[in-house]
Molecule: transfer RNA
Organism: archaeon
């Protein structure tokens, strides 16, 4: 210092430019001698930052940040 991959819920990860989703943890409930298992609801997000393009941007452009790589 040049390139390459990522960043989304407490974790792990989908998400094809048009209402942000799951699966676990969380709390609440049914189930029962009790628990655990199992079921049912809930809770939970400025989608890394700031800009651009667009009627509309998690998603397409730039820049910077922060993890990882490769190369010198």
């Nucleotide at each position: 210092g040049u390139c390459c991959c990522u960043g989304u819920a407490g974790c792990u990860c989908a998400g094809u430019g048009g209402u942000a989703g799951a699966g676990c943890a969380c709390a609440c409930g049914a189930c029962u001698g009790u628990u655990a298992a199992u079921c049912g609801u809930g809770c939970g997000g400025u989608c890394g930052u700031c800009g651009g393009u667009u009627c509309g941007a998690g998603c397409c452009c730039g820049a910077c940040c922060g993890g990882g790589g490769a190369c010198g």